[in-house]
RNA sequence: AAAGUGGAUUAAGCGAUCGCUCUCCGUUCAGGCGGAGGGAGGAAAGUCCGGACUCCACAGGACAGGGUGGCCGCUAACGGCGGCCCCGAGUGAUCGGGGGAAAGUACCACAGAAAACAUACCGCCCUCCGCCUCAGGCGGAGAGCAAGGUUGAAAAGGCGAGGUAAGAGCUCACCGGUCCGCCAGUAAUGGCGGAUGCUUGGCAAACCCCACUCGGAGCAAGACCAAAUAGGAGGGUUGGGUGGUCCGCCCACAACCCUCGGGUAAGGUCGCUCGACCCCUUGAGUAAUCCAGGGGCAAGACGAAUGAUCGCUGCGACACCCCUACGUGUCGCUACAGAAUCCGGCUUACCGAUCCACUUUAGCC
RNA sequence: GGCGACGUGGUGAAGUGGUUCAACACGGAGGUCUGCAAAACCUCUAUUCACCGGUUCGAAUCCGGUCGUCGCCUCCA
Numbered sequence: 001a002a003a004g005u006g007g008a009u010u011a012a013g014c015g016a017u018c019g020c021u022c023u024c025c026g027u028u029c030a031g032g033c034g035g036a037g038g039g040a041g042g043a044a045a046g047u048c049c050g051g052a053c054u055c056c057a058c059a060g061g062a063c064a065g066g067g068u069g070g071c072c073g074c075u076a077a078c079g080g081c082g083g084c085c086c087c088g089a090g091u092g093a094u095c096g097g098g099g100g101a102a103a104g105u106a107c108c109a110c111a112g113a114a115a116a117c118a119u120a121c122c123g124c125c126c127u128c129c130g131c132c133u134c135a136g137g138c139g140g141a142g143a144g145c146a147a148g149g150u151u152g153a154a155a156a157g158g159c160g161a162g163g164u165a166a167g168a169g170c171u172c173a174c175c176g177g178u179c180c181g182c183c184a185g186u187a188a189u190g191g192c193g194g195a196u197g198c199u200u201g202g203c204a205a206a207c208c209c210c211a212c213u214c215g216g217a218g219c220a221a222g223a224c225c226a227a228a229u230a231g232g233a234g235g236g237u238u239g240g241g242u243g244g245u246c247c248g249c250c251c252a253c254a255a256c257c258c259u260c261g262g263g264u265a266a267g268g269u270c271g272c273u274c275g276a277c278c279c280c281u282u283g284a285g286u287a288a289u290c291c292a293g294g295g296g297c298a299a300g301a302c303g304a305a306u307g308a309u310c311g312c313u314g315c316g317a318c319a320c321c322c323c324u325a326c327g328u329g330u331c332g333c334u335a336c337a338g339a340a341u342c343c344g345g346c347u348u349a350c351c352g353a354u355c356c357a358c359u360u361u362a363g364c365c
Numbered sequence: 366g367g368c369g370a371c372g373u374g375g376u377g378a379a380g381u382g383g384u385u386c387a388a389c390a391c392g393g394a395g396g397u398c399u400g401c402a403a404a405a406c407c408u409c410u411a412u413u414c415a416c417c418g419g420u421u422c423g424a425a426u427c428c429g430g431u432c433g434u435c436g437c438c439u440c441c442a
Stems, first nucleotide, its partner, number of pairs: 001361010012313007020039008041336001045347002048345005053218004060247004065214005070084005085098005099209002104207002107202002121149002123145002126142007157175002160172003176198001177196008222270004232260007239251004262441002277296005283290002314333007366438007375391003392410006415431005
């Protein structure tokens, strides 16, 4: 330098004017007015996971059902994150995947002899018989075999040698598998040694098995206040609540539930934003993360605010100058998107710019 | 805001415990019949099962992610 790999940051800055919204202060009987201050994001999104919080028992037992899935750790928790292990892809940085198929059941179309208790279409070999006949060939019967061919996504350990009538783990070497032991490691796992010729495919994002885990609903949860009305009619249950079922628990013993009807209003206050919060530093740890110290307060609306214009600086593009720099002028500063109880993640969307670490190849010193 | 369901020709819809041609009805086009029509009969009418990945030999179907549509939940007693 070229080609890549992984990660991080930013989402122009400052000022003025006019608006919107919230809080505080002053003023006003009040409406309002004046002043000061705060006012979107890295994803606020999808709502895919996990929690906090609230109500139902501070959520208990059994069954059903759901979720996760190498090992260890981190965490409030997780399907997240970090480190490690194994397999696969890549020259490499790096990336992708991850329980069990030897517990059982099901499925594997078409093709093919055979699709999982293996099998025998073509074929190989031997014996007997018949025919032709120099060798030999053809046909039939019987016995042996699974090497080769054919099909398929997949064919019953692979490959070589020996062996044999032909063959075959039948025997042997190497590779692979299974079992056992020892060593290293917390473990996944790895290494070494020994035994065993060793039929036992795929699929669990099929049922299932194993381990761990999950009660349900959701801020329109829920609590209080105000206003108004007929606590009316019908049905159900002897109970009702815990939103799959049963038990248990709690409430009640004229109650409770459902539907229709009625009323008020498109009500107010709280929940509501200080929190597993943010920034800096030291320390522990490979890291995720944690401990300690110091500092900070950063939207809280509900008919749902967060916008517009101008100036300067900065950045980018184009033009002028023979070229570069400087300068001048013009244009642009756009993407994805917008809070709605809050938080930790994941995923998805995204104009442009910057930075860090690493790899490969080539050249130079 | 929260929760849930669905997406298959032009329309309505079946399918699914995975492999065959994705049924069926209406509609549309062409043809037969007829002097011309209607009716009837015959043939055709999904390359893409909303889109993108993955699992698998094989996906409309199973798993994940996007996009779109629809429904339910807000006071008092």
Predicted 3D model of RNase P RNA and transfer RNA as a complex of 442 nucleotides.
Rfam match: Bacterial RNase P class A. The family's RNA type in Rfam is ribozyme.